The RNA shown here (SAM riboswitch aptamer (S box leader)) has 105 nucleotides and comes from a soil metagenome. Its mean pLDDT, the model's own confidence on a scale to 100, is 80.

[in-house]
RNA sequence: UAUAAAGAAGCGCUGAGAGAACAGGCUCUAUGAAGCGCUAGCAACCUUCCUCCUUGUUGGAGAUGGUGCUAAAGCCUGCCCGGGCAAGGUGCUGCGGGAACAAUA
Numbered sequence: 001u002a003u004a005a006a007g008a009a010g011c012g013c014u015g016a017g018a019g020a021a022c023a024g025g026c027u028c029u030a031u032g033a034a035g036c037g038c039u040a041g042c043a044a045c046c047u048u049c050c051u052c053c054u055u056g057u058u059g060g061a062g063a064u065g066g067u068g069c070u071a072a073a074g075c076c077u078g079c080c081c082g083g084g085c086a087a088g089g090u091g092c093u094g095c096g097g098g099a100a101c102a103a104u105a
Stems, first nucleotide, its partner, number of pairs: 001105003009039005017028003022078004040070003045066002047062004074101001079098004083093004
């Protein structure tokens, strides 16, 4: 700096937790969590080709290799601005936008 409501799981080992951390919620889990290994797949960041444009970019196609990923939107919320509802100086909100944090490249 960019990306994120799309997409893609089986087996073996193991055995109690897991969904990044904290808090609240919700969910998954002995019909086997997380982790590790193997195989398969998804995607298209790196990468290859064509194309537009013209010197940093548009659109499309591919997938040998390097990463990544394969429950739920990054599971949701938390901070700020706005909308809606109740209301009366506060509360609620799976409504919109932004920030922060984290992840990956």